[in-house]
Molecule: transfer RNA
Organism: Candidatus Nomurabacteria bacterium
RNA sequence: CGGGGUGUGGCGCAGUUGGUAGCGCGCACGGCUGGGGGCCGUGAGGUCGCAAGUUCAAAUCUUGUUACCCCGA
Repeated sequence: CGGGGUGUGGCGCAGUUGGUAGCGCGCACGGCUGGGGGCCGUGAGGUCGCAAGUUCAAAUCUUGUUACCCCGA
């Protein structure tokens, strides 16, 4: 320098035929239990790496860019 892949709550991931952003763990509160552990319920927390474009509508399509990983030179 060229090609490809990944980036989504604190952590690990799903969601790509465009239509309210979800799951597990963790966290807060409450219940059961004498307590711990465990189980159950409720809740908080993300504008989807960043910027722009297309669209009534974008995590999803298009372009640029950035970090990391792989391949090639």